[in-house]
RNA sequence: CUCAUCCAGAGGGGCAGAGGGAACGGCCCAAAGAAGCCCCGGCAACCGGCGUCAGCCACACCUCAUCGCGCAGGACGGCAACGACCACGGUGCCAAUUCCGACCCGUACCGCGGGACAGAUGAG
Numbered sequence: 001c002u003c004a005u006c007c008a009g010a011g012g013g014g015c016a017g018a019g020g021g022a023a024c025g026g027c028c029c030a031a032a033g034a035a036g037c038c039c040c041g042g043c044a045a046c047c048g049g050c051g052u053c054a055g056c057c058a059c060a061c062c063u064c065a066u067c068g069c070g071c072a073g074g075a076c077g078g079c080a081a082c083g084a085c086c087a088c089g090g091u092g093c094c095a096a097u098u099c100c101g102a103c104c105c106g107u108a109c110c111g112c113g114g115g116a117c118a119g120a121u122g123a124g
Stems, first nucleotide, its partner, number of pairs: 001124006011040005019029003024101003041094003046090002048086002050083003055079003061074003098118001103115005
């Protein structure tokens, strides 16, 4: 930089000692113990595996099938898609929708819905 996802899910202990939720505003969490570090556990399924496959692609194989080519069909393979499947490994995650908003649009100003920005995570 590109693409995908972000309304689901999953916490105990030890050390430590006042902050944390990215940033701003709000609103929360926190001495019944924040951040951080360690141990154990868990969630999930991005990478990975397995299965299905009527879509797409391709050709060295087979059939038509012959002097030869081509069309067509089949098997195998690749891709895509789907799955209520798996979880050894690489990450990630385990308060609140990414906690909400902030900018734009719609709507009957509470509010609600959609999108953008920003951010996070993964893959390349």

Annotation:
The prediction has a mean pLDDT of 78. SAM riboswitch aptamer (S box leader) from a soil metagenome, 124 nucleotides, folded computationally. Its Rfam family is "SAM riboswitch aptamer (S box leader)". From the family's description: The SAM riboswitch is found upstream of a number of genes which code for proteins involved in methionine or cysteine biosynthesis in Gram-positive bacteria. The sequence is in RNAcentral, with records from MGnify.